SAM riboswitch aptamer (S box leader) from Flagellimonas ochracea, 111 nucleotides, folded computationally. Model confidence (mean pLDDT): 80 of 100. Its Rfam family is "SAM riboswitch aptamer (S box leader)". The family is grouped with related families in Rfam's "SAM clan".

């Protein structure tokens, strides 16, 4: 690094240090941001993949359910994954609105 699985409108920030970009890519549209961006470090907190714990499935097992937990591995802590974009729903067209896929992020797994 290619694949598989789930998941993604919900939760949670302060300081130091840094100096002008940031919000994955293209396109566009809106936003952050010198009242200080990215990015780097200390803390803190979030949430509940992995992972504790009990318990259901008569017994054993286990890619299965519920129900609490949070020590430890990630991950995250402006805006839905900021919106849109292909296709459907869909009728002449178009907006709105809702669905599906593309791409992406994260987590388990992997040859």
């Nucleotide at each position: 690094u290619a694949g598989u699985u789930a998941u993604c409108a919900a939760g949670a920030a302060a300081g130091g240090u840094g100096g002008a970009g940031g919000g994955a890519a293209u396109a566009g549209a809106c936003c952050c941001u010198a009242u200080g961006a990215a990015g780097c470090c200390u803390u803190a907190g979030c949430a509940a993949c992995c992972c504790u714990u009990g318990g259901a499935c008569c017994c054993c097992a286990g890619u299965u359910c519920c129900a609490a937990g949070a020590a430890g591995g990630u991950g995250c802590u402006a805006a839905a994954u900021u919106c849109u974009a292909u296709c459907c729903c869909a009728g002449a067209a178009a907006a709105a609105g809702g669905g599906a896929a593309u791409a992406g992020a994260u987590a388990a797994c992997g040859a």